[in-house]
RNA sequence: GCAGUGGCACAGACAAUCGCUGGCAACCCUUGGGUUGCGGGAGGAAAGUCCGAGCUCCGCAGGGCAGGAUGCCGGGUAACGCCCGGUGGGAGUGAUCCCGAGGAUAGCGCCACAGAAAACAAACCGCCUCGUUCGCUUUGCGCACGGGGUAAGGGUGAAAAGGUGCGGUAAGAGCGCACCGGGCUCUCAGCAAUGAGGGUCGCACGGCAAGCCCCAUCUGGAGCAAGGCCAAACAGGAGAUGGACUGCCCGUCCCAUAUCUCCGGGUAGGCUGCUGGAGACGGCUGGUAACGGUCGUCCUAGAUGAAUGAUUGUCGCCGCUGUUUUGGGCAACCGAGCAGCGGAACAGAACUCGGCUUACGGGCCACUGCAGCA
Numbered sequence: 001g002c003a004g005u006g007g008c009a010c011a012g013a014c015a016a017u018c019g020c021u022g023g024c025a026a027c028c029c030u031u032g033g034g035u036u037g038c039g040g041g042a043g044g045a046a047a048g049u050c051c052g053a054g055c056u057c058c059g060c061a062g063g064g065c066a067g068g069a070u071g072c073c074g075g076g077u078a079a080c081g082c083c084c085g086g087u088g089g090g091a092g093u094g095a096u097c098c099c100g101a102g103g104a105u106a107g108c109g110c111c112a113c114a115g116a117a118a119a120c121a122a123a124c125c126g127c128c129u130c131g132u133u134c135g136c137u138u139u140g141c142g143c144a145c146g147g148g149g150u151a152a153g154g155g156u157g158a159a160a161a162g163g164u165g166c167g168g169u170a171a172g173a174g175c176g177c178a179c180c181g182g183g184c185u186c187u188c189a190g191c192a193a194u195g196a197g198g199g200u201c202g203c204a205c206g207g208c209a210a211g212c213c214c215c216a217u218c219u220g221g222a223g224c225a226a227g228g229c230c231a232a233a234c235a236g237g238a239g240a241u242g243g244a245c246u247g248c249c250c251g252u253c254c255c256a257u258a259u260c261u262c263c264g265g266g267u268a269g270g271c272u273g274c275u276g277g278a279g280a281c282g283g284c285u286g287g288u289a290a291c292g293g294u295c296g297u298c299c300u301a302g303a304u305g306a307a308u309g310a311u312u313g314u315c316g317c318c319g320c321u322g323u324u325u326u327g328g329g330c331a332a333c334c335g336a337g338c339a340g341c342g343g344a345a346c347a348g349a350a351c352u353c354g355g356c357u358u359a360c361g362g363g364c365c366a367c368u369g370c371a372g373c374a
Stems, first nucleotide, its partner, number of pairs: 001370008010361001012315007020041002023038007043346001047357002050355005055223004062250004067219005072086005087101001088099004102214002107212002109208003124154002126150007134142003162180006181203001182201008227272004236263006242254004279298008317343007325336004
């Protein structure tokens, strides 16, 4: 200097003028407004609506099934499908990153095409051997046909009856042996997943469960347009059955009312829920970490067709250009100063919080690789 990997914070600041909105205080007018003063007013993702919860309702209190979700081990958390650490596997030269991580001997199913054959699965080309006919250079060789043996070589495929090597065989094959791999078993380390080592056995019926399924654990439903209160308005008609427990069954409770479906008419405004929290910040402390404990400080939007803005100036950040300013340097250049010009990403709360995913501007820190110089 180039390329990459991981992390951290920020997301402009101040002032003036005008404007919007909510709170508090005072005053005025009166049923709702006005004036003045003080303080406050979008994010780190507010996005996605993918998970988890707080909260609300389903009159009270349940059980089972179905359905759904997760899936190595240990820990964190209110909880989670999230986070941290580890084990195993994969990618990368590396820093690092990723994982669809229980079970294929409970059962079912699938593996197209190609290929001889795709799982109780195999002989297309080959290799060996025997026999027969024919031919020839005749104690043999070659072609063809038939029988037997073979799965080491070749071919097909994502995958073909463990891998490499040596021996052995008519030719071959774990047929035998060595090493690797695998099953069983023992010891050691670890909470564990698992790892290392010893012994023993020639040991083999593949893959897919993100196919159904089995196993373990968890799980009621609907959601702030939940729900509560006040106001306004009302026209009925037909049908079904008991209804509620928001999938089904059991059970429980309430019932002759109610509930539900369709056609048709009328009204629909306001208040609340609505912001003090599993809260934020700081010190100390425990832990490898996620995170926890303790002490102190602080209160930081509540709109409702939807407020949180506009203009000007200064400073700051980033980029470009110039420079008879300055430092380093042989120089090219690099840094600082001055002047001018330009730019500033992704993007707007709507009950709240913890995560994940996605979008994006410049800055800083650490690490890895490559090249050059000293």